[in-house]
RNA sequence: AAUGUACUUCGGGGGGUGGUGAAAAUCCACACCGGCGGUUAAAGCCCGCGAACCUGGCAUGUAAUGUCAAGGCCGAUCCAGUGAAAAUCUGGAGCCGACAGUGAAAGUCUGGAAGGGAGAAGGGAUUC
Numbered sequence: 001a002a003u004g005u006a007c008u009u010c011g012g013g014g015g016g017u018g019g020u021g022a023a024a025a026u027c028c029a030c031a032c033c034g035g036c037g038g039u040u041a042a043a044g045c046c047c048g049c050g051a052a053c054c055u056g057g058c059a060u061g062u063a064a065u066g067u068c069a070a071g072g073c074c075g076a077u078c079c080a081g082u083g084a085a086a087a088u089c090u091g092g093a094g095c096c097g098a099c100a101g102u103g104a105a106a107g108u109c110u111g112g113a114a115g116g117g118a119g120a121a122g123g124g125a126u127u128c
Stems, first nucleotide, its partner, number of pairs: 001127003005124001007122004016030004031108002033097002035049004044095002053072003056068004077093005099111003
C1' cells in the first nucleotide's frame, strides 16, 4: 500500500402553548426536527445509498418463518449576495417526510425495533 478477508465498537432528530370537540401531542394557529457517502466550498429538498413496502432466489413438502452481495419502488428549492469555485456558505422566501395502530386524520405519540442499516472507527489476518 492492497484485499467481495474475519472480528470488535459506534451508527436518527423532533409536539411546547393555545383553539375546536364527547374524543386530537393526529385537525386548526403559532412551534420543532433533518441518517450515510459524494460533489472545486460546509447540502433534508444536486448525485447516489440506507430503512419501510412489493416481487424473486435459497432453507423446511405447502404455509408461517428465516435468510440473500437478486430485482422493483422510494419525498421536497428557488431568488439575491460573496467567491476562482456554492441549487452546499450568508440573507430572504418556500417545500418535503414509509408502514401498522389510535376515543379523530400523525415527519414529532405508540409499535414491528434490545431489530435492520448506508456507513464510520479500530486493532488483526493475508499479499506486495
The RNA shown here (FMN riboswitch aptamer (RFN element)) has 128 nucleotides and comes from Thermacetogenium sp. UBA5472. Of the family's consensus pairs, 100% are formed in the model. NCBI's taxonomy places the organism under Bacteria, Bacillota, Clostridia, Thermoanaerobacterales, Thermacetogenium.